[in-house]
A computed fold for a 72-nucleotide RNA from Saccharomycomorpha psychra, annotated as transfer RNA. Taxonomically the source falls in Saccharomycomorpha (Eukaryota, Rhizaria, Cercozoa, Saccharomycomorphidae). Its Rfam family is "tRNA". Rfam links the family to the GO term triplet codon-amino acid adaptor activity.
RNA sequence: GGGUAUUUAGCUCAGCGGUAGAGCAGUUGGCUGUUAACCAAAAGGUCGGCGGUUCAAUCCCGCCAUUACCCU
Numbered sequence: 001g002g003g004u005a006u007u008u009a010g011c012u013c014a015g016c017g018g019u020a021g022a023g024c025a026g027u028u029g030g031c032u033g034u035u036a037a038c039c040a041a042a043a044g045g046u047c048g049g050c051g052g053u054u055c056a057a058u059c060c061c062g063c064c065a066u067u068a069c070c071c072u
Base pairs, nucleotide, nucleotide: 001071002070003069004068005067007065010024011023012022013021018055027041028040029039030038048064049063050062051061052060
C1' cells in the first nucleotide's frame, strides 16, 4: 500500500428500512437476626464520526476513524 471483518447500555451480545432489546453488572424496595441467594421495580443509549439515498436509516451507499486478521 491492497483486501476482509468489526464498532449498539458499564461488560458480553441481539436487532436485514417503520418509536432500540436481552443477559450480567450497578441502583431502589421486599424477604432474612445479618450477608449471600431469591422476588419485584425503576434507571441506564447523540447505535464510532461526517455526508448521501429515502416520507422514514442501527439497517442501504461514500469517506474518515477504531480493533482483528489476510496479502504484498

A source record names the gene trnN-GTT. The prediction has a mean pLDDT of 82.